């Protein structure tokens, strides 16, 4: 300094075909047990990376910025 990916719950990650933002794992709480743990429900947690653009409507599409990996120089 060019390119390519990704960026979404605390934690790993779908959701990219534009129309209600999800899942396992973790947290709380309840049930179960003589008690743990396991199983079961059930709740809570989101500026979807920032800023702007198109749209009746953007996580999803432009466009710019910022960060992580990886390539080339």
């Nucleotide at each position: 300094g060019c390119c390519a990916g990704c960026g979404u719950a605390g934690c790993u990650c779908a959701g990219u075909c534009g129309g209600c933002a999800g899942a396992g794992c973790g947290g709380u709480c309840g049930c179960u047990u003589c008690g743990u743990a396991a199983g079961c429900g059930a709740c809570a947690g989101g500026u979807c990376c920032c800023g702007g653009g198109u749209u009746c409507g953007a996580a999803u599409c432009c466009c710019g910025g910022c960060g992580c990996u990886g390539g080339c120089u």
A computed fold for a 73-nucleotide RNA from an Anaerolineales bacterium, annotated as transfer RNA. The coordinates come from a structure-prediction model, not an experiment, and the mean pLDDT is 82. Rfam family: tRNA. By type it is a transfer RNA. Its family is annotated with triplet codon-amino acid adaptor activity in the Gene Ontology. The RNAcentral record of the sequence draws on ENA and MGnify. The source organism's lineage runs through Bacteria, Bacillati, Chloroflexota, Anaerolineae and Anaerolineales.